[in-house]
Context: one part of a larger RNA
Formats: sequence, structure tokens, C1' cells
RNA sequence: GAUGAACGCUGGCGGCGUGCCUAACACAUGCAAGUCGAACGGGCUUAACAUGAAACCUAGUGAUUGUUAAGUUAGUGGCGGACGGGUGAGUAACGCGUGGAUAACCUGCCGUAUGCAGGGGGAUAACAGUUGGAAACAGCUGCUAAUACCGCAUAAGCGCACAGUACCGCAUGGUACAGUGCGAAAAGAUUUAUCGGCAUACGAUGGAUCCGCGUCCGAUUAGCCAGUUGGCGGGGUAACGGCCCACCAAAGCGACGAUCGGUAGCCGGCCUGAGAGGGCGGACGGCCACAUUGGGACUGAGACACGGCCCAAACUCCUACGGGAGGCAGCAGUGGGGAAUAUUGCACAAUGGGGGAAACCCUGAUGCAGCGACGCCGCGUGGGUGAAGAAGUACUUCGGUACGUAAAGCCCUAUCAGCAGGGAAGAAAAUGACGGUACCUGAUUAAGAAGCCCCGGCUAACUACGUGCCAGCAGCCGCGGUAAUACGUAGGGGGCAAGCGUUAUCC
Repeated sequence: GAUGAACGCUGGCGGCGUGCCUAACACAUGCAAGUCGAACGGGCUUAACAUGAAACCUAGUGAUUGUUAAGUUAGUGGCGGACGGGUGAGUAACGCGUGGAUAACCUGCCGUAUGCAGGGGGAUAACAGUUGGAAACAGCUGCUAAUACCGCAUAAGCGCACAGUACCGCAUGGUACAGUGCGAAAAGAUUUAUCGGCAUACGAUGGAUCCGCGUCCGAUUAGCCAGUUGGCGGGGUAACGGCCCACCAAAGCGACGAUCGGUAGCCGGCCUGAGAGGGCGGACGGCCACAUUGGGACUGAGACACGGCCCAAACUCCUACGGGAGGCAGCAGUGGGGAAUAUUGCACAAUGGGGGAAACCCUGAUGCAGCGACGCCGCGUGGGUGAAGAAGUACUUCGGUACGUAAAGCCCUAUCAGCAGGGAAGAAAAUGACGGUACCUGAUUAAGAAGCCCCGGCUAACUACGUGCCAGCAGCCGCGGUAAUACGUAGGGGGCAAGCGUUAUCC
């Protein structure tokens, strides 16, 4: 000098930041991912029109049914739940950083271009009935729709197979052109403005893989390894590859530190330092990994998926004992641990994200507010004048000296706080959580606002009393045993200041 700090004493205001470093311990409760009725058939509600039973006895009331419209929605279907948010357990690794490679790859939504959308089919949820179950839920029968599902047609420069030509390259090889055979598409909605669908190519974006170099400590860890190292053939993948498998060979790594053990997410950066360097990786940004522990796949453009599924384990809860339910390292919040770390707040107004043609809906992302002197920065606690050098206190050689222009008194001012009035920007037409906030104006009163540490030397700052190697102090040297500037108190002084000291850690 620095800190995500803590502790002690003290504490006026504001702005901007920041706040579980410990138990990746366990979690009550609420919220954190939905949306589309302009994909679909139903259900419900309302309105209009039509229908017109029974009854009253003619004024009409009006069951039922149908059509249309509006609203709403459990289900099928689509898109999104792979983003955003959290945490740092694991990981010494192509994990990260940096520079390359992919002639070994994928890419929903978006953009550009070209072309296309013909004609059919069978189901199934919802629903109705029924059965089982305490429940979670499950089964059976019957009906029905679609942008759900499945054939057929058509299809190029698309895919596969076969056999060519030309050009090019760092090897395998790539590109272009033409041939034959086989194969693969589509979906409609509507308020008629549009929005969608299919194929191919290119782009953009995002990802995947491989390689060079760099990346902590220990040799009181010296040998390690059997899918191990390579080959041939296959499987698998978006793709290369012992990634996996059968067979064959016996290799491969290592004092340039293998293997083993310990520690650790990495970086941009941050702290310190003149620099070289050393230490750190909290906030913010990038990458990675994880989601109670371990394993697995499904769906999908994308996951081996925090708020999806299955299995196993531990734990918690419900149970009619047969069986079920759950996962805060999301935001708040609780218990626990700890020296120690906040509100079960407001709003989608802005920025951004998902869905939708849109209106709009959702969004604990985010924007704000609350709490904490935790940090940084700024401001205030008054200014001028005022010697009878008042009173008081301390010291005193008893003369005085110091606190000290300090106070009082007089004259001013109003920053902050308080009161009253006005009142934004942030929002493009409208829409403001913040918020009657920031800010401006006015009136009022010096009122409401100073402490902490130190004073032997280092090191700025001295006297008195008490104590008497006691009580105590102390970072080092060291003070204290009867005149202690070193302990305690007082007066005085020094330093910093809404803080000041102490402790811890780093340079």
C1' cells in the first nucleotide's frame, strides 16, 4: 500500500459499488418456462336468430334443438423448456490461454437464390362407458380431428452404387462436367393484408474434433502400461481415431522427470513493485465442469438435459402397508456450521429472452427499492468579530503559566437534515416499478450532527498524582523493586477523522 474481511470503541448525510471466503450441509413456504384457438376436434359461458313441447287462457311466458358470433380452455399438435440464472465439488487435462488445421465435420430459427406443394389411407388422445387402486395412476371397450402419422405420384446440379474426362492440391484426396441404375418431399390457416410447408445450394450464426507451444509442489514417488503401442478388416459417429470389436505383431512412455502422491477450475485481469518479479483469480467478461451420489439412454438442429425420463444408493415425506412422492450449487427465506456475509420487497416502465400474424402472455434474467461505515468518493458538524485574557480545571518557584479568541457577548450564513410549494429525463404515438425520487424555489432556527488511537526510542507529541518487579504495558529494543515523560488516572499535546485502532493475509 491492498482486502468479498472480522473484532473493539464510536457513528450525521449522500452517490456509486459490494455482501456465505465456512457445510457441493439439510431444506418448510411462495415464485423462478412458458406460449400459440390464425394447426385440430371437443367442452363450458354469453349474445343474436330460427325452432316451438307442456301448462295457463290468450298479453305472451318459454323447455328442447339448430345456426352464427364472441370469450374461455383440459387434450392432440407446433415452437421453446440445450438460452437465460447458480455453483466451483471434480479436473494438472488439448481443461484453459495462444497460434494453427478440418481435403475428417454438424448447424433449428435468420438472410439470399432456384424450384415445388398432385392424389390418397389408416389410426389416436380428448370424449362416452367401464374396471382396478387409499393415492399416485393404470387397464379395457367404443367414437372423432389435424400443420399428428403412413403409403403413392412427381423431382433437379440431392443421396447411394458403377464406370469416365479435365484441372488442381500438403498424403489420404478435392473441384468441375456429362452417363446409367436405384432411392428420397410437402400442409395448411385466415379477418384475403398475409403467415406458414417441402427440396437444393450459398451465407450468417453457433458448435464439434485434431495439432504446436505454455500452464503448481514433491525423487523421503524411478520405473510405468495389456486395448497397453501399431497394423489389417469391420462396427459406430455429424466426423477422424483402439472410440469399440475380431485377428496379427510386440510395441509405447520415462532423469528433457514417466508413473504415483498432494494441491488447484483456467484466462482477461486484480494487488504490490521504479521495474524485473511475487501473490491472488471475490465482483464484471470469456471458456470449462457440475446440478443429492453413481450409472444410462430417449427426444431433438442442439442434451446424455439444474426446475425431463429410467435404474441403483443415501436421506426426507405420504400410505388403507399393497405402494407412491421429492431434490434451492435459481430468487427470497429457514435450520446448521462459522469470527463473519442481506428482504420470504416492487415492476415488467426500460434493456434483453421465449411463444404468438397481432393484441398480448410469461420472464426472482433484468431494472429498481430495502438492510450492512463492507469499500471508494464527496459534504457537513458553522463563519466573522470578540481580552475584563471571565469562570472553571491543571500545574506552579505562589509571582504566575496553560487550556485560550477558545467560551460568553455581538453581527452573519443555511451546505446537510427538518417544513412547505413546484417537479423531471429515463419513452419513438401511448405505456414509469423507481417516485412525488433526483432537481429547483421559499420560509425558519447555530440549532439536530465527533470520535478513535497515540505521546521512552524507532515515531509527530510532557507534566502531575496513584502504584511500588505489585497491578500492569509491550510490534522490536524493553518499562515497573518509592520522585516511572514506558503501568493507571487527570491536565496538556500529537495524528487521523465518520471513522479510528487491533487481528488475519499478500506485495
The prediction has a mean pLDDT of 84. This is a predicted structure of a 507-nucleotide part of an RNA (small-subunit ribosomal RNA, 5' domain) from an uncultured bacterium.